[in-house]
RNA sequence: GGGCGAUUAGCUCAGUUGGCCAGAGCGCUACAUUGACGUUGUAGAGGCCGCAGGUUCGAGCCCUGCAUCGCCCA
Repeated sequence: GGGCGAUUAGCUCAGUUGGCCAGAGCGCUACAUUGACGUUGUAGAGGCCGCAGGUUCGAGCCCUGCAUCGCCCA
């Protein structure tokens, strides 16, 4: 220098052919339960989807550039 893959909640990930409110598990907070902790149950907080543009009535999803990480080629 070239190619491929990944980037969504604190962590690990899902998100179909672009459509209404972006989800799960673990973790966290509160309450109930316990002598207490744990377990279990209920409720809740936490995201503008790596960054910047573009296409579109509408983008996590399509297109372009950049960044970071991993692998391969030279």

Record summary
This is a predicted structure of a 74-nucleotide RNA (transfer RNA) from Candidatus Campbellbacteria bacterium CG22_combo_CG10-13_8_21_14_all_43_18.